Predicted 3D model of a 325-nucleotide part of an RNA (large-subunit ribosomal RNA, domain IV) from an uncultured Oscillospiraceae bacterium.
Context: one part of a larger RNA
RNA sequence: GGGUUGUUAAGGAACUCGGCAAAAUUACCCCGUAACUUCGGGAAAAGGGGAGCCCCCGUGAGGGGGCCGCAGAGAAUAGGCCCAAGCGACUGUUUACCAAAAACACAGGUCUAUGCUAAAUCGAAAGAUGACGUAUAUGGGCUGACGCCUGCCCGGUGCUGGAAGGUUAAGAGGAGGGCUUAGCGCAAGCGAAGGUCUGAAUUGAAGCCCCAGUAAACGGCGGCCGUAACUAUAACGGUCCUAAGGUAGCGAAAUUCCUUGUCAGGUAAGUUCUGACCCGCACGAAUGGCGUAACGAUUUGGGCGCUGUCUCAACAGCCCGCCCG
Repeated sequence: GGGUUGUUAAGGAACUCGGCAAAAUUACCCCGUAACUUCGGGAAAAGGGGAGCCCCCGUGAGGGGGCCGCAGAGAAUAGGCCCAAGCGACUGUUUACCAAAAACACAGGUCUAUGCUAAAUCGAAAGAUGACGUAUAUGGGCUGACGCCUGCCCGGUGCUGGAAGGUUAAGAGGAGGGCUUAGCGCAAGCGAAGGUCUGAAUUGAAGCCCCAGUAAACGGCGGCCGUAACUAUAACGGUCCUAAGGUAGCGAAAUUCCUUGUCAGGUAAGUUCUGACCCGCACGAAUGGCGUAACGAUUUGGGCGCUGUCUCAACAGCCCGCCCG
C1' cells in the first nucleotide's frame, strides 16, 4: 500500500448519473390498518404493543405477586416502508457466455382459408403431419386481460365477385405465295397433279383492360384569404385542390425541433418530476385510442426510517505485498 471483515464522535445523502454499496426492518402473539377496487383484493398496508425465570390462583386461555441482567424472539436464520407517474393487464419466455426489458408469449378480440382424399405443411413419389380430428374443428394474418370505444376515404396497390365489350397463346383453319416439273410455247415465259417450304381471313381460355365490392386488407386522412361596436380571436363566409381531408379520446407525451415552452405544485435554490394549457416541427383509434384494480429483480420523481455514500477520515482482526534476519 492492497484485499476482506468489523467498529466509530457530531452531522445524516451534504456522496453520486442514480442512496450504487452498506445500514436499517425481520420469526411469533395481540391491537390496528387508508386511497382505490374487477369487491377477490389492496394487506404482513401503514402504525403501535408484548415476550426471561420463580411462587400462588385457574381445567385452560390467563390473572396476581416476586427475582436477575446493559440487554429475556438475550446467539444464528427470518420483509425497510410510503406517495406519485410511465410502460406492460397478470403467472410465464428470451439474447447458453456484456441486454430479463417497455421485447416475445398469453387468455380474450377480429379477419381470412378450409365440407374432408379439407385447407396448410414435409416429400420428384409413395407416403406422412393436420387427425384416427370434421366448422363449438383445423391452418394463417393482425391485435393483446378487463372497461368505454374503434370515426372518414375503395382514387392507387391487393383480394373477392362479374361477365357485355376490347386485347390475347398454343391449337384449329388453309385464302394466297415460293421451290420442284409432266406439258405448252420460236422465245421470254406459263405451268396441272404430286412433293416440299411458307401462310391471310376466321376460330381460340385464363389473364389484362373494364364493372362492382372490400380498410380489425396494404394504406391515406389539405391549402389560402376575409370576417364580431377596444384589442385579440374567429362560431361565420369565400376560394382552390382531393378518394377523403384526422372524429372520439389524449397531448411539450417512451412522440415537442424551437425548448430549461408558459402557468401552478414540490425545493432556500428543480434542464428531471407532477398537474394544467394546446402553438400536435412530426398523437390518434386492433402497425389499435383512452382509462384501469392487481402484478413487476421494469423505468422516473418525491418522502419517512436508516446509515462511513459523504463532511473526513480513524482504529482493529485475518490475508497479501514490502523490509530485516
It matches the Rfam family "Bacterial large subunit ribosomal RNA".